A computed fold for a 390-nucleotide part of an RNA from a Thermoleophilia bacterium, annotated as large-subunit ribosomal RNA, domain III.
The source organism's lineage runs through Bacteria, Bacillati, Actinomycetota and Thermoleophilia.
It matches the Rfam family "Bacterial large subunit ribosomal RNA".
Its mean pLDDT, the model's own confidence on a scale to 100, is 81.
Context: one part of a larger RNA
This record gives sequence, structure tokens and C1' cells, in this order.
RNA sequence: GAGUAACGAAAAUGCGGGUGAGAAACCCGCACGCCGAAAGCCCAAGGUUUCCUCCGUUAAGGUAAUCUGCGGAGGGUUAGUCGGCCCCUAAGGCGAGGCCGAAAGGCGUAGUUGAUGGGAAACAGGUUAAUAUUCCUGUACCACCUGUUAUUGCGAUGGGGGGACGGAGAAGGGUAGGCCAUCCGGGUGUUGGACGUCCCGGUUCAAGCACGUAGGCGGGAGCGGUAGGCAAAUCCGCUGCUCCAUUCAACGCUGAGAUGUGAUGACGAGAGCUUUAAGCUCGCAAAGUGGUUAAUCCCAUGCUUCCAAGAAAAGCCUCUAAGCUUCAGAUAACAGGUGACCGUACCGUAAACCAACUCAGGUGGGUGGGCUGAGAAUGCUCAGGCGAUU
Repeated sequence: GAGUAACGAAAAUGCGGGUGAGAAACCCGCACGCCGAAAGCCCAAGGUUUCCUCCGUUAAGGUAAUCUGCGGAGGGUUAGUCGGCCCCUAAGGCGAGGCCGAAAGGCGUAGUUGAUGGGAAACAGGUUAAUAUUCCUGUACCACCUGUUAUUGCGAUGGGGGGACGGAGAAGGGUAGGCCAUCCGGGUGUUGGACGUCCCGGUUCAAGCACGUAGGCGGGAGCGGUAGGCAAAUCCGCUGCUCCAUUCAACGCUGAGAUGUGAUGACGAGAGCUUUAAGCUCGCAAAGUGGUUAAUCCCAUGCUUCCAAGAAAAGCCUCUAAGCUUCAGAUAACAGGUGACCGUACCGUAAACCAACUCAGGUGGGUGGGCUGAGAAUGCUCAGGCGAUU
């Protein structure tokens, strides 16, 4: 220089009360304002205790601070079903033997490893200061083991099926959700009108089990033969014959939703009280229906169409080989038992991650109400969250 610039988005504050030595900023309340395809909610990555409670205010906080993602202490993460581990494989990695190479090592078969993919099973309500599909209540489901009973050809690392897949487009059937009415509870005014076609709030509920619908797909059944599926096969493939059926067929497979049950249950407007932090108490607590609209969600890995022709393996079903055939094994029903280990707090378009900072930057997925509208645009607004630390 200078007590100057600046104090990090122009979303915005004001008042009353409380606490306190001290309050523009902390807490409570009432107004006002901002976001609302987000500045709300839920996950993944990453962070790693930042979560909750009590105490504190030297430092951190671009100011103050009684406050805090700050300091101190204590507490907090509960799983057969969520995710991992596990079984399976992709690209890729490693790689017994092997090939190559002065050495180090490189490549690579069998194999092994490796999710971002495939594979069994849980929902609703309640509860904590802080966890919940994990605890509790109620109602379920799956796999494996053991036992009993009944029936019985069982058996794999092998064969076959299946798993099993692209882009685009269109129509249909539904549902979530929304809206309106109905019903239930409450209100009726400070100023003219208003018992009404008025105002406010509510009108909710899953998995599972039963049924097998709208629809989608395949014609179906039986008896033979068989040089293929590296052996075998009753399986698959190929092929012959017979019977039924003929296009809104039958039969089989698949299949949302609805309905019933689950539920004689849960939830449910609210009322009262206080220590003013938000909590406590109450009740076998009212109604709890219908219509309409409607998804980018489900049927659907469907259908139509196109060319660039769109993973693999296991679980699963089936077939036999060796073998076993009083055993073992298989199937069905019932009963009993088992289900370990790891993650689970909190932030997560952000003051907690990546950017040296409480940084106008960056950060994958799901959900995303109402009025306007073609719309996830725009403007306003629910729920919810904020007013961005002078």
C1' cells in the first nucleotide's frame, strides 16, 4: 500500500421464546423465500467411525459461536432367504508334461484361476438415541442330513435336451401410480353471503398358498427300423407305418393379472400431558367401497421384421457304461434336525468420494407425485429437503 480488496454463486430473511458470561448465525415456534427428473428417496464405487449420546471451546470453521463432519469420553452395525463366500464359466491371467531360448525367461496343451454374466429360498407390520427383508410379532419358503412307511432299476467326470441370448418396430392384455366419486371423522367463522353442489383429513395392506384366466408356443399319441451322437443307450437324430385331430380343435408346455385365502389380523384421522429435547400416554379406535385413467413396469428371452446373423459352462431334465442289484441307490409322503464364515453404522450430484480447501469442477444404476403439456421440456407446487458459516 491499507484497515483497502476479499470473506467462494443474487435461494432471503424477519420476529418471538429458550439456553448462556456473551446470540444476526445454536435450539424451539411463527411467518417469508428456494429446490422439487431434485438441492427428495434408495443402491454401487470410494471414504473408514465422519453415525448416536454426554461433556468441552486452545486450535480447525474465511467472522462470532453456547454450535459442528472440531477436541475428550462412552455407545452403536445382529441374516439359511439381501450381497459376498460357494457351484459355473467369458475376455484375460497362471500353467504339469511340451516347444523355444546364452542365462533371466517366452509361448502354450490338459487343467486351474477369473464377474462386469448363469445358478435354491421372505414378506408385511412393529421396535432403537443410533441396526434392521438381519431383532420382535405374524404368516412363509429353500437346500441338505437322519429316521419311518410305501413303491421301485439305480448308477457318470460320458451322450442328448435345456440353460441360450442381436437390432428395430407395432399392437393387445394387465398392474404400479394418479384422478374422481362413495363412505367415515371433524369444522361452520373476525366482514356482506354460506347447512351446502361448502371446507379439512382419512378411505391402506405383502410374500406365500389355492385357482389357472387375457395371451404366447408346439399338431398330438403309439408301434417299428436304424450304418449318426468317438463305447453303450429305452435318450437325441434320421426314417417307415398306424390312430386321432383338423385351425378360435384336442392335448401338452408356458403365462401376467384378477379372484379367494393370508387377514376374527395389522395399520388407520386424532386426543391428552409434560421437563420444550422432542418425548410420553390412550384405545379388541371410525370408514376402509366403486368408477375412470394409465405407464418407460409385467405378460415378453413373446410377436412382426431386418442383416451385419447376434457368449460359455454349471445347476436342472433325460439316457445308458463300469458297477451294484436282501445292501447301496431312486421316487413319494410324513416327522425330526442343520444352514457356518465375511459385509451390514454413516456420507454417497457430496462439507464425509476424486480435485492441496467445509473448492460454483467431476462422479455409474434405480425411483422420481400433482396442475400445464406430446414430453423426464417449461412454469408453479406435494412428500421430503434447504436459506448455501460474515